[in-house]
RNA sequence: UCAACAUCAAGAGCGACCGAGGGACAUGGCCCUCCGACAUCGCCGCAACCUGCUUCGGCAAGGUGCGAACGCCAUGCGAUGGAGG
Numbered sequence: 001u002c003a004a005c006a007u008c009a010a011g012a013g014c015g016a017c018c019g020a021g022g023g024a025c026a027u028g029g030c031c032c033u034c035c036g037a038c039a040u041c042g043c044c045g046c047a048a049c050c051u052g053c054u055u056c057g058g059c060a061a062g063g064u065g066c067g068a069a070c071g072c073c074a075u076g077c078g079a080u081g082g083a084g085g
Stems, first nucleotide, its partner, number of pairs: 001085002005081004013043004021032003025076005044067003049063002051060003071077001
């Protein structure tokens, strides 16, 4: 990067730092944010796709993922995971 598959209404936040935008992108809404958002880092946590064990019921948490709002909502679409070309 390509084409398939599964999942995407459950769940889980504090601190440091930064300083004006952010919620993937487009359009339209709606929302968050100087009472410091977003990003980054640390710690903590959630979940269980892969993984390990198993009495096959589950248990653990090593590799990912995730911790405002249903992937924020609608349309197009996109994200993550394991496996493959």
Molecule: SAM riboswitch aptamer (S box leader)
Organism: Acidimicrobiaceae bacterium